[in-house]
Parts: sequence; structure tokens; C1' cells
RNA sequence: GCCUCAGUAGCUCAGCUGGCCAGAGCGGAUCACUCGUAAUGAUCAGGUCGCGGGUUCAAAUCCCGCCUGAGGCU
Repeated sequence: GCCUCAGUAGCUCAGCUGGCCAGAGCGGAUCACUCGUAAUGAUCAGGUCGCGGGUUCAAAUCCCGCCUGAGGCU
């Protein structure tokens, strides 16, 4: 230098043949239950979907550039 894959909540990830409010598990907070704790149940908070631009009525999703990480080739 070139190729492939990945980047989404604090962590692990799904969603990526465009469209319902962006979701799950774990973790966090509050409440219930309990003599108390754990467990369990309910509710809530938490996201500029790596960054910038483009296409579109509409982009996490498609296109272009860049950044970061993993692997490979030379």
C1' cells in the first nucleotide's frame, strides 16, 4: 500500500432485502414482597446507531470519504 470483517445503552449483542417510538440480556435507580438480605415481580433512567457528506418524502440500514480495532496479502 491492497483486501475482508467489525464499530448500535455502562458491558455483551440483535436489528442492516430503507418506514411502526431504535430493541434484548446483564448492570443501575425506585417501589412491592421479606423480621432483614438474597431471589422474584413491576416501573423508570440510560443512545448525536464511530465521524463527515450524499441519495431519498424518509437512512442504524443504500453510496462516497475519513477514523479506530481484528484478520489476511504483498